[in-house]
RNA sequence: CUAGUUCGCUAGGGGUGUCCCGGCUUGCCGGGACUGAGAGAAAACCCUUGGAACCUGAUCCGGAUCGUACCGGCGUAGGGAAGCGAAUCAGAAAUACU
Numbered sequence: 001c002u003a004g005u006u007c008g009c010u011a012g013g014g015g016u017g018u019c020c021c022g023g024c025u026u027g028c029c030g031g032g033a034c035u036g037a038g039a040g041a042a043a044a045c046c047c048u049u050g051g052a053a054c055c056u057g058a059u060c061c062g063g064a065u066c067g068u069a070c071c072g073g074c075g076u077a078g079g080g081a082a083g084c085g086a087a088u089c090a091g092a093a094a095u096a097c098u
Base pairs, nucleotide, nucleotide: 001091004088005087006086007085008084009083010082011048012047013046014045017034018033019032020031021030022029023028024027054079055078056077060073061072062071063070
C1' cells in the first nucleotide's frame, strides 16, 4: 500500500400476492390463514454493478395446492440502484538493524 472479511455513515433502488369469513358504497374496508426478510406505511425489511433485491419475457412451462410469482424451470436471457470512512488481515514494496 492492498485483495478479502466485518462494521459504520451518506445517498439511491425495490416489492406488497393468494385463499377464507364479515360488512358495504361492488372494489374497497375489517378480521383470520399461507409463503416469505418483507404481503401496505414502518423513519420497517431487502438490495446497490463481484448487482436473482426487483422489473420484463409472462395471461409462459412443469409439479404441488382450497388457492397464489407456493416450489422448480425459463436464467450463462434483456434490464436494474454507489460513494466515503473505520476495524481486521493474507499478500506486496521500501527502510533500518543483525
This is a predicted structure of a 98-nucleotide RNA (TPP riboswitch aptamer (THI element)) from a Planctomycetota bacterium. It was read from a public genome assembly, where an Rfam model found it. Taxonomically the source falls in Planctomycetota (Bacteria, Pseudomonadati).